[in-house]
This is a predicted structure of a 406-nucleotide RNA (Bacterial RNase P class A) from a soil metagenome. It matches the Rfam family "Bacterial RNase P class A". It is annotated as a ribozyme. RNAcentral holds the sequence, with entries from MGnify.

RNA sequence: GCCGGCCAGACGACCGCUGCUUCCGGUAACCGCAGGAAACUGCGAAGUGCCGGGAGGAGAGGAAAGUCCGAACUCCGCAGGGCAGUGCGCCGGGUAACGCCCGGGCAGGGCAACUUGACGGACCAGUGGCACAGAAAAUAUACCGCCCGCCCAACCCGAAAGGGCGAAGCGGGUAAGGGUGAAAAGGUGCGGUAAGAGCGCACCGCGCCCGUGGUAACACGGGUGGCAGGCAAAACCCCGCACGGAGCAAGACCAAAUAGGGUGACGCUGUAGGACGGCCCGUCCGAAGUCACCGGGUAGGUCGCUGGAGCCCUCGAGUAAUCGGGGGCCUAGAGGAAUGGUCGUCAUCGGCGCGGUGGCUGCAAGGCCGCAGGCGCCGGGACAGGAUUCGGCUUAUCGGCCGGCU
Numbered sequence: 001g002c003c004g005g006c007c008a009g010a011c012g013a014c015c016g017c018u019g020c021u022u023c024c025g026g027u028a029a030c031c032g033c034a035g036g037a038a039a040c041u042g043c044g045a046a047g048u049g050c051c052g053g054g055a056g057g058a059g060a061g062g063a064a065a066g067u068c069c070g071a072a073c074u075c076c077g078c079a080g081g082g083c084a085g086u087g088c089g090c091c092g093g094g095u096a097a098c099g100c101c102c103g104g105g106c107a108g109g110g111c112a113a114c115u116u117g118a119c120g121g122a123c124c125a126g127u128g129g130c131a132c133a134g135a136a137a138a139u140a141u142a143c144c145g146c147c148c149g150c151c152c153a154a155c156c157c158g159a160a161a162g163g164g165c166g167a168a169g170c171g172g173g174u175a176a177g178g179g180u181g182a183a184a185a186g187g188u189g190c191g192g193u194a195a196g197a198g199c200g201c202a203c204c205g206c207g208c209c210c211g212u213g214g215u216a217a218c219a220c221g222g223g224u225g226g227c228a229g230g231c232a233a234a235a236c237c238c239c240g241c242a243c244g245g246a247g248c249a250a251g252a253c254c255a256a257a258u259a260g261g262g263u264g265a266c267g268c269u270g271u272a273g274g275a276c277g278g279c280c281c282g283u284c285c286g287a288a289g290u291c292a293c294c295g296g297g298u299a300g301g302u303c304g305c306u307g308g309a310g311c312c313c314u315c316g317a318g319u320a321a322u323c324g325g326g327g328g329c330c331u332a333g334a335g336g337a338a339u340g341g342u343c344g345u346c347a348u349c350g351g352c353g354c355g356g357u358g359g360c361u362g363c364a365a366g367g368c369c370g371c372a373g374g375c376g377c378c379g380g381g382a383c384a385g386g387a388u389u390c391g392g393c394u395u396a397u398c399g400g401c402c403g404g405c406u
Base pairs, nucleotide, nucleotide: 001405002404003403004402005401006400007399009346010345011344012343013342014341015340017059018058020056021055022054023053024052025051026050027049029048030047031044032043033042034041035040061383065394066393068392069391070390071389072388073247074246075245076244085243086242087241088240089239090104091103092102093101094100105119106117107116108115109114120238121237126236127235129231130230143178144177145174146173147172148171149170150169152166155164156163157162186204187203188202189201190200191199205227206225207224208223209222210221211220212219213218251303252302253301254300261294262293263292264291265290266289273285274284275283276282310329311328312327313326314325315324316323317322348380349379350378351377352376353375354374356371357370358369359368360367361366
């Protein structure tokens, strides 16, 4: 330096918080017993409930978080097919499943251990985009440059005719070189050429074909074609594959009062019914309704709810993810929500001071460079908290321990 695994201070005392179990005391709503025709009354305290108290035992995480994926479970939907939409995308394996994990391939990074990658398709379907710069950002093009031709200024030679050299201009060739850019139509070398150019050749690269190895991705080798046309598909799109929707406030059960619904009985005039009353008579009030039952549903309650794709140890298969066998364990279930605080001792980390010790130097006093971590003082200990459950991913995290590798 790289990778993997683990811990998330320990013990004690005191004071608290939330469920559960159990015990004691109280109460008497339900309940039990007795009496009564009934209304009700009396007694009791085993159980349910309520109030108070005691004891016992339990009580957050590696991410409980974000709610980003995948499932279980529940309800709704669903003949079959398609469109739309969303997601994924090298190969093989693992898994209940996955966008996760493991192993491998290829590509990028690193001296290395190792690490990163949405990693199908960009001529042979289509559409669109590429800021600035630049001639040109994709049917290629030509700013500087290089080369050729025409024309000819200046200059030189010549007595002249003319010749030489030729700037600028015009016409053409070129894509070597320069320049711009994140990116510019294969790379290096030799030949070739007016200059150049896959124009030709060798090697590398690329496409296609064949062979060998590999389950495959792919790798290697041989042959062949002078050679496709930049980037971006996390632009639309194309190809392949997968996907019905909502979520524990899912949903199931029990079920009051009031209002409304249905059925039945009684009643439609001082009647039914109500008040007084233990009951009858009686008195008063007195409507077109009254009473009973049923069913739906609300408040409320119960379940769902935590024993599970569970955790620990161990053996075996496998490179591994993971799977199988054996043994042991039970570890919050809740309601807007409890799991905390103080003190002491020890451990841990950081800083400061004192002290210890080794080496070098020096006559000495001392100075310089280390090593271990003893004593004292001060300070720090994070990120964060269940709410149906599980498998992942991502993000946050004071510090510490162990193993392997370079």